Source information
A computed fold for a 71-nucleotide RNA from Euphausia superba, annotated as transfer RNA. Rfam family: tRNA. Gene Ontology term of the family: triplet codon-amino acid adaptor activity. Taxonomically the source falls in Euphausia (Eukaryota, Opisthokonta, Altocrustacea, Malacostraca). The RNAcentral record of the sequence draws on ENA. Its mean pLDDT, the model's own confidence on a scale to 100, is 80.
RNA sequence: AGUUAUUUGGCUGAGUUGUAAAGCAUGUGUUUUGAAAGCACACUAUAGAGGUUUAAGUCCUUUAAUAACUU
Numbered sequence: 001a002g003u004u005a006u007u008u009g010g011c012u013g014a015g016u017u018g019u020a021a022a023g024c025a026u027g028u029g030u031u032u033u034g035a036a037a038g039c040a041c042a043c044u045a046u047a048g049a050g051g052u053u054u055a056a057g058u059c060c061u062u063u064a065a066u067a068a069c070u071u
């Protein structure tokens, strides 16, 4: 320098354009002599900027970061 892939809560991780799953963690309550475990509830997300569409996590462009390969 070139090619390709990835980017979603605190972490892991799914998602045919049509209400963003799930697990772990965290907080509160319950339970207990106390804790742990269990149970219930709550909280926390689509890398940035544009475009297409009635509607974008998903399609297109671009920027950034990361990874792999070639030179």
Stems, first nucleotide, its partner, number of pairs: 001070007010024003018054001026042005047063005